[in-house]
Predicted 3D model of a 350-nucleotide part of an RNA (small-subunit ribosomal RNA, central domain) from a Phycisphaerales bacterium. Its mean pLDDT, the model's own confidence on a scale to 100, is 88. Lineage of the source: Bacteria > Pseudomonadati > Planctomycetota > Phycisphaerae > Phycisphaerales. It was read from a public genome assembly. It matches the Rfam family "Bacterial small subunit ribosomal RNA".

Context: one part of a larger RNA
């Protein structure tokens, strides 16, 4: 070295740019390094195979031929691979012209709700539970009415809907800003695909400095409940939650489904847009392309099922899996302020 595999049994990397390294369009010229094919020289002996002999046979031993992966070295072929050279437009990309979006960043502003503080009204209760009680309230609560202040989230539109690579994105208007899609087929001319190392973002919880704190709330208190109740219920409440910078690097980080391309019946349902028919046109049909979804033929699958968004046929590449327990741990290496992450074992046992 070879084997099966990875939605749900073990197994897809959280996402992505991407350097090395793998693979990589269509024609033509040439070149021979891979590659055929032939000859040359090496490729000890013994051993193995074949023939032939000797010990009575065998084992053993003797001769003779064959073989050997392979390395060198020539000629010879050029189809395919590599390599030069050269065309081309179909990948890829750029360009002009449109169009849709909670895509992102940072600034301004709304109104409803909620608390708080002042004021008016009023005058015994409120609040809470299956029922209570802690709690609040004649120092005037609970309700109602105004006034100012505060933070946090953005009802209704809204959706089976949109946009982002993932994470994730939502009151509005603004500024700067990424992608995408459609059409036109002008420009380049294979400039492309995948990607161990690496670099980059990456929910929530945490943690550091410095703000902020209305609601809400791990931890705590306290009042129930219970045999007990370090819970569920209940009253109160701190870190958190919000900002700004700067770490952490994990998730059922899920479509449990790697990414690129090319094939391979349909039929509905939405979203973006050209373009066509309708004398114009709002509308409406109708093809096409890009997207989200359900349902289904052929395959396919152990079966749920999956089925042009494949888990179907193929091809290139990376990433992982090999029985369960010990373990995602020890040790040792890295990163982190620390919580810890990242690699990642054995022994024993069943």
């Nucleotide at each position: 070295c070879u084997g099966g595999g990875c939605u749900u049994a073990a197994a897809g990397g959280g996402u992505g740019c991407g350097c090395a390294g793998g693979c990589g369009g269509a024609c033509c010229c040439g070149u021979a390094a891979g590659u055929g094919u032939u000859c040359u020289g090496u490729g000890a002996a013994a051993u193995c195979c074949c023939c032939c002999g000797g010990c009575u046979c065998a084992a053993c031993c003797g001769g003779g031929g064959a073989a050997c992966a392979g390395c060198a070295g020539g000629g010879c072929a050029a189809a395919c691979u590599g390599c030069g050279g050269g065309u081309c437009u179909u990948g890829a990309g750029a360009c002009a012209g449109g169009u849709a979006g909670g895509g992102g960043u940072c600034g301004a502003u709304g109104g409803a709700a909620c608390c708080a503080u002042g004021g008016g009204u009023g005058g015994a209760g409120c609040g809470g539970u299956g029922a209570a009680a802690u709690g609040c309230g004649u120092a005037g609560a609970u309700a109602u009415c105004c006034a100012u202040g505060g933070g946090a989230a953005c009802g209704c539109c809204a959706a089976u809907g949109g946009c982002g690579a993932a994470g994730g994105c939502a009151g509005u208007c603004g500024a700067c800003u990424g992608g995408g899609c459609c059409u036109g087929u002008u420009c380049u001319g294979a400039c492309g695909c995948u990607c161990a190392g690496g670099c980059a973002c990456g929910a929530a919880a945490g943690c550091g400095u410095g703000g902020g704190g209305a609601g809400c709330a791990a931890a705590c208190a306290g009042g129930a409940u219970u045999a007990g109740a370090u819970a569920c219920c209940c009253u109160g409440g701190u870190a958190g939650u919000c900002c700004a910078c700067g770490c952490c690097g994990u998730a059922a980080a899920c479509g449990a489904u790697g990414c690129a391309c090319a094939c391979u019946a349909g039929a509905u349902c939405g979203g973006a847009g050209u373009c066509g028919c309708u004398c114009u046109g709002a509308c409406g049909c109708g093809c096409c392309u890009c997207u989200g979804g359900u349902c289904g033929a052929c395959g396919u699958a152990a079966a749920a099922a999956c089925a042009u968004u494949a888990a179907g046929u193929g091809u290139g590449c990376c990433g992982c899996c090999u029985g369960g327990g010990g373990a995602g741990u020890a040790c040792g290496g890295u990163c982190g302020c620390a919580a810890g992450g990242c690699u990642a074992a054995a022994a024993c046992u069943c």